This is a predicted structure of an 84-nucleotide RNA (c-di-GMP-I riboswitch aptamer). Rfam family: c-di-GMP-I riboswitch aptamer. Rfam links the family to the GO term cyclic-di-GMP binding.
RNA sequence: CAUCCGAAAAGGCAAACCAUCCGUAAGGGUGGGACGCAAAGCCGAGGGACCUCCGUACGAUACGGGGUCGGCCGGGCCGCCGAA
Numbered sequence: 001c002a003u004c005c006g007a008a009a010a011g012g013c014a015a016a017c018c019a020u021c022c023g024u025a026a027g028g029g030u031g032g033g034a035c036g037c038a039a040a041g042c043c044g045a046g047g048g049a050c051c052u053c054c055g056u057a058c059g060a061u062a063c064g065g066g067g068u069c070g071g072c073c074g075g076g077c078c079g080c081c082g083a084a
Base pairs, nucleotide, nucleotide: 005082006081012037013036017032018031019030020029021028022027035071041077042076043075046073047072048069049068050067051066052065054064055063056062057061
């Protein structure tokens, strides 16, 4: 010094679960709550996973269309601190 890296301190975020609202559902909003997180900040559905109100075929179900997830992986942008 901060591309890499991740000890400490300050500050930050908030899984499961609970309440309530929205949604057919996956899931989402708010409040409580902390398992964890150095990008668990922002953007964005490329891969992947998940759902099934609708259509077609239908024995299971599959396909199409539509949708959900960024705390699954990869990508872009930006950023606090400074031990080893």